Source information
This is a predicted structure of a 72-nucleotide RNA (transfer RNA) from a Candidatus Aenigmatarchaeota archaeon. Its Rfam family is "tRNA". It is annotated as a transfer RNA. The prediction has a mean pLDDT of 81. The source organism's lineage runs through Archaea, Nanobdellati and Candidatus Aenigmatarchaeota.

RNA sequence: GGGCCGAUAGAUCAAUGGUAGAUCGCUGCCCUACUGAGGCAGAGGCUCCGGGUUCAAGUCCCGGUCGGUCCA
Numbered sequence: 001g002g003g004c005c006g007a008u009a010g011a012u013c014a015a016u017g018g019u020a021g022a023u024c025g026c027u028g029c030c031c032u033a034c035u036g037a038g039g040c041a042g043a044g045g046c047u048c049c050g051g052g053u054u055c056a057a058g059u060c061c062c063g064g065u066c067g068g069u070c071c072a
Stems, first nucleotide, its partner, number of pairs: 001071007010024004018055001026042005048064005
C1' cells in the first nucleotide's frame, strides 16, 4: 500500500428497509434468620463519524476513523 471482516445498552451479542431486543451486570420490591440462589418490576441506546438514496436507513450506496485478519 491492497483485499476481507467488524464498530449497536456497563459487558457479550441480536435485529427480512417499517416504533432497536436478548443474556449477564446495575437499581427497587418479594422470598430468606443473614448472604447467595430464586421470583417480579425498572433504569440504561437516538446504533463509530460525515454525506447520499428513500415516504421511511442500525440495515442500501460513497468517503473517513479505529480494531481484527490475510497478501505485498